Context: one part of a larger RNA
RNA sequence: AACGAACGCUGGCGGCGUGUUUAAGACAUGCAAGUCGCACGGGAUCAGUUGAGUAGUAAUACGAUUCUGGUCUAGUGGCGCACGGGUGAGUAACAUGUGAAUUACAUGCCCUUCAGUGGGGAAUAGCCCAGGGAAACUUGGAUUAAUACCCCAUGGUAUCGCAAGAUUAAAGGUGGCCGCAAGGCUGUCGCUGAAGGAUUGGUUCGCACCCUAUCAGCUUGUUGGUGAGGUAAUGGCUCACCAAGGCUACGACGGGUACCUGGUCUGAGAGGACGAUCAGGCACACUGGAACUGAGACACGGUCCAGACACCUACGGGUGGCAGCAGUCGAGAAUAAUUCACAAUGGGGGCAACCCUGAUGGUGCAACGCCGCGUGGAGGAUGACGGUCUUCGGAUUGUAAACUCCUGUCAUCUGGGAGUAAGACCUGGCGAUGAAUAGUCGACAGGGUUGAUAGUACCAGAAGAGGAAGGGACGGCUAACUUCGUGCCAGCAGCCGCGGUAAUACGAAGGUCCCAAGCGUUGUUC
Numbered sequence: 001a002a003c004g005a006a007c008g009c010u011g012g013c014g015g016c017g018u019g020u021u022u023a024a025g026a027c028a029u030g031c032a033a034g035u036c037g038c039a040c041g042g043g044a045u046c047a048g049u050u051g052a053g054u055a056g057u058a059a060u061a062c063g064a065u066u067c068u069g070g071u072c073u074a075g076u077g078g079c080g081c082a083c084g085g086g087u088g089a090g091u092a093a094c095a096u097g098u099g100a101a102u103u104a105c106a107u108g109c110c111c112u113u114c115a116g117u118g119g120g121g122a123a124u125a126g127c128c129c130a131g132g133g134a135a136a137c138u139u140g141g142a143u144u145a146a147u148a149c150c151c152c153a154u155g156g157u158a159u160c161g162c163a164a165g166a167u168u169a170a171a172g173g174u175g176g177c178c179g180c181a182a183g184g185c186u187g188u189c190g191c192u193g194a195a196g197g198a199u200u201g202g203u204u205c206g207c208a209c210c211c212u213a214u215c216a217g218c219u220u221g222u223u224g225g226u227g228a229g230g231u232a233a234u235g236g237c238u239c240a241c242c243a244a245g246g247c248u249a250c251g252a253c254g255g256g257u258a259c260c261u262g263g264u265c266u267g268a269g270a271g272g273a274c275g276a277u278c279a280g281g282c283a284c285a286c287u288g289g290a291a292c293u294g295a296g297a298c299a300c301g302g303u304c305c306a307g308a309c310a311c312c313u314a315c316g317g318g319u320g321g322c323a324g325c326a327g328u329c330g331a332g333a334a335u336a337a338u339u340c341a342c343a344a345u346g347g348g349g350g351c352a353a354c355c356c357u358g359a360u361g362g363u364g365c366a367a368c369g370c371c372g373c374g375u376g377g378a379g380g381a382u383g384a385c386g387g388u389c390u391u392c393g394g395a396u397u398g399u400a401a402a403c404u405c406c407u408g409u410c411a412u413c414u415g416g417g418a419g420u421a422a423g424a425c426c427u428g429g430c431g432a433u434g435a436a437u438a439g440u441c442g443a444c445a446g447g448g449u450u451g452a453u454a455g456u457a458c459c460a461g462a463a464g465a466g467g468a469a470g471g472g473a474c475g476g477c478u479a480a481c482u483u484c485g486u487g488c489c490a491g492c493a494g495c496c497g498c499g500g501u502a503a504u505a506c507g508a509a510g511g512u513c514c515c516a517a518g519c520g521u522u523g524u525u526c
Base pairs, nucleotide, nucleotide: 001525002524003523005522006521007520008519009518012373013372014371015370016369017368018366019365020331025329026328027327029326030325031324034079035078036077039076040075042073043072044071045070046069047068048067053062054061055060086284087283088282096208097207098206099205100204101203102202105201106200110197111196112195113194114193115192116191117190118152119151120150121149128141129140130139131138132137158167159166160165172189173188174187175186176185177184178183210256211255212254217247218246219245222244223243224242225241226240227239228238229237259281260280261279262278263274264273265272266271286307287306288305289304290303309320310319311318312317337363339362340361341360345359346357347356348355349354376406377405378404379403386397387396388395389394410467412462413461414460415459416458425447426446427445428444430442431441432440433439470515471514472513473512474511475496476495477494481510482509483508484507485506491498492497
């Protein structure tokens, strides 16, 4: 000098930050990943429409049924759930950093360009019926749709092949106009194939990368080759066969410790120590193992198996995973609210409206840190009272107080009151597309709206010195001294050392010094 600090005494306000460093211990409760009805068949409900039939003489009432539209939605389907958020257990390693390589590779959504989007089929969830089970859930039958699934066609691509040739894709939805209809034209969102880009990733290599020799030899898929398998891709990655290699005193192998970096702290620097918050990378998700789906995972809030633990049970069997945000217990010297909002920024889904978002934006708690402000200013001597000391004359506290005149920061009260808001939406003309005065898209103009923070910041006014100072030290180092008490006792102490009857070193008082909403102590680093 510094700190994610703790402890003791004390404590007025604000701004900006920071806040389980320990048990990767266990977790009650709530929330943290959904969305799309413009992919699909149903269901519920509301409104309109058709109206067999029944009652009635009729008006009318009830109403099977038909069609349309709005809202909501369990299920099938699509995209997302591999991002974002947490933690640092493992890892001494191509993990990370940096520089290269990939003619040895992949890449959903996005951008550009080219080509296509033809024909057909069989199921299944839901719903219904019948069961089983305490529950979790589950079995059988019948029936139905799709942008779910399958087949055919086409073949610029890819694979195989010397060639001939063979194999290889797709999906529709929703607006508008014309039309009696069949159908035609068109906008937009999609779908399929190919080429390129961008982005993101996989893999390989050079160099850098803690301590230990009281660890000196290590290795059999080990090192290399041929062939095969596997992968997006190279490769002992795996396997069969063959050879006997490979690493090591420039430290192999073993042991210990540890996520790495940008950086942080310190220091004149060189260096040393560290790796909280923020940013990049990696690893992990109760413990161990495994794959499935997918562009991407061997997947924190997915699946399966095993284990430990906990919970439910009708004892047959089931359920769970906070190292997400709050919160609880435990451990500990020690670390916060079971808060508000999606208004902004960003993300997912959707044509959109919009929905979701404990990311994020805010508020709350804590002097935990840094910074700023205040606790009043000027005048005021009989140098008051009181305290302390005294050589008893006085000295000191001390312009300090009282008293007089002012000021109004902060806090308090009253009134006003932002910025954070850009957009999306509706209307209008213009441009693009187009046959089109439909529709859709783009820029522009107008309109009425959207704020958690919060009646906050800020501004104005009111009152009134009123509400706001402590901690440590005073023998030397080290700025600051006297009296009393105690008597090697009680005690102090960072080092030297004080205390045994005149203690500036213990305890108290007065005074002084240093910092100040803090001051000291302890711990750690330089």
Small-subunit ribosomal RNA, 5' domain from an uncultured bacterium, 526 nucleotides, folded computationally. Its mean pLDDT, the model's own confidence on a scale to 100, is 85. It matches the Rfam family "Bacterial small subunit ribosomal RNA". Rfam links the family to the GO terms structural constituent of ribosome and ribosome. RNAcentral holds the full RNA, with entries from ENA, Greengenes and SILVA.